The part of an RNA shown here (small-subunit ribosomal RNA, 3' major domain) has 473 nucleotides and comes from an uncultured organism.
[in-house]
Context: one part of a larger RNA
């Protein structure tokens, strides 16, 4: 002086309670253990590992395995020697590569350089090893209200005080009180989006009025919409009330908004010898005709089995046919690609416009409206499985996405257990991105439809502050 307690007080958190949807029960994607296996590369291990590192494993990636190859080595620097290198052909090979046989340079102080082949060595190289030898980044407690310092004063001294007390806040947040008085890093606020207005501008944007072939199309306008600049605007400011005359709390008004207005960025001192030596950087140890390096083929996808995580169901608040509205944010030149034309479709042909508020991706779905199914393993549900295609791409057989026919599996709401969520919140429905030839039900952004209940702080769990006690350091 801390830690710790099934000690004690005050307090906060979706921590319980009140609710609403999940998971745990199936099928199926995906990770992870196990098992197998030449090899199924490594590495992440309660909460803080398991849709994680990977924002993409057919080749490649690749780090693993088999096979066939090289040893100054794919890469980098001296030293010598010789030649332009590339490209094309031709034989052998599964490629690496390995014999031929064809062409043949730029710059230039004319020393040489660039480039690429032979050689000699210092030397390259390792995604081996140690994250318990580090650096840097990251997780986590915790966006929790804390953590500390300088002088003063107290104790022989470890320390204490300050930061305890009494109010009070989201907050060591403010206000009073006090041997303390200040201050630092944290709270808050300055950054950014968004919610109201005003000005400034008016094309590719909008259309209130006139015209119109009914398309903001053309002519005109820049009032509204937008867009993006620059300002207002919220401060407990104002009034009432509680309160210690204080901080502050409670109710009002007035306003687009009201007490932190809604949300993101911002993570204090330091804990886990947390994670990462396979981002990169590094100290040490180890290999060096192999632990280096090329290729072909496999693997990573294997599968009796367990768990995490999600998608889709079990159905009528539904399926299915037919009509009929409404979004934002995005991406587009080795790109997005209209329209037309063919195909039942994935699609193909064609090829306008677009470097993009111009044009395309693009159809928003859920909802409305009108028909139909009538509780059924079904007109629910779609696994699987067998035939046919289309696309990318040297190549889809291990192992790709997608269409068309046909099959039509478990599955009638899920034990014990256990998660998220407090509002434009959860629940539901679609779009776009990135990574990328091609390959999301994962990740990240976006909007549209939108509930329910919060009595409350006894109880689980985390977390503060003060106090007790101690067989702990």
């Nucleotide at each position: 002086u801390g830690a710790c307690g099934g000690g004690g007080g005050c307090c906060c958190g979706c921590a319980c309670a009140a609710g609403c949807g999940g998971u745990g029960g199936a099928g199926c994607a995906u990770g992870u253990g196990g098992u197998u296996c030449a090899a199924u590369u490594c590495g992440a291990a309660g909460c803080a590992a398991c849709g994680c590192g990977a924002a993409a494993a057919a080749c490649c990636u690749u780090a693993c395995c088999u096979g066939g190859u090289c040893u100054u080595g794919a890469c980098a620097u001296c030293c010598c020697c010789g030649g332009a290198c590339a490209g094309c052909c031709c034989a052998a090979g599964a490629a690496a590569c390995u014999g031929g046989g064809u062409u043949u340079c730029u710059c230039u102080u004319c020393g040489g350089a660039g480039c690429c082949g032979g050689g000699u060595g210092a030397c390259a190289g390792g995604u081996g090893c140690u994250g318990c030898a580090u650096g840097g980044c990251u997780g986590u407690c915790g966006u929790c209200a804390g953590c500390u310092c300088g002088u003063g004063u107290c104790g022989u001294g470890a320390g204490a005080u300050g930061u305890u007390g009494g109010g009070u806040u989201a907050a060591g947040u403010c206000c009073c009180g006090c041997a303390a008085c200040g201050a630092g890093c944290g709270c808050a606020a300055c950054c950014c989006c968004u919610g109201u207005c005003u000005c400034u501008a008016g094309u590719u944007g909008c259309c209130a009025c006139c015209a119109u072939u009914c398309a903001g199309u053309u002519g005109g306008g820049c009032a509204c919409u937008c867009u993006a600049g620059a300002g207002a605007g919220a401060c407990u400011g104002c009034c009432g009330g509680u309160g210690u005359u204080a901080a502050a709390c409670c109710g009002g008004a007035g306003g687009a908004a009201g007490g932190u207005g809604g949300g993101g960025a911002u993570g204090a001192c330091g804990u886990c010898a947390a994670g990462u030596c396979c981002u990169c950087a590094u100290g040490g140890c180890c290999c060096u005709u192999a632990c280096g390096a090329c290729c072909a083929g496999g693997g990573c996808g294997a599968c009796a089995c367990a768990c995490g995580u999600g998608c889709u169901a079990c159905a009528a608040u539904g399926g299915c046919g037919a009509u009929u509205a409404c979004a934002g944010a995005g991406g587009g030149u080795a790109g997005c690609g209209a329209c037309c034309u063919u195909g039942c479709g994935a699609a193909a042909g064609c090829g306008a416009g677009c470097u993009a508020a111009u044009c395309c991706c693009a159809a928003a779905a859920a909802a409305g409206u009108c028909g139909u199914c009538u509780c059924a393993g079904u007109u629910c549900g779609g696994a699987u499985u067998g035939g046919g295609g289309u696309c990318u791409g040297c190549a889809a057989u291990u192992c790709g996405a997608c269409c068309c026919c046909a099959u039509g599996a478990a599955g009638u709401c899920g034990g014990a257990a256990u998660c998220g969520c407090u509002a434009g919140u959860a629940a539901u429905c679609g779009u776009g991105g990135a990574u990328c030839a091609g390959a999301a039900u994962g990740c990240c952004a976006c909007g549209g439809u939108g509930a329910a209940u919060a009595c409350g702080u006894u109880c689980c769990c985390g977390g503060g502050c003060c106090u007790u006690g101690u067989a702990c350091a």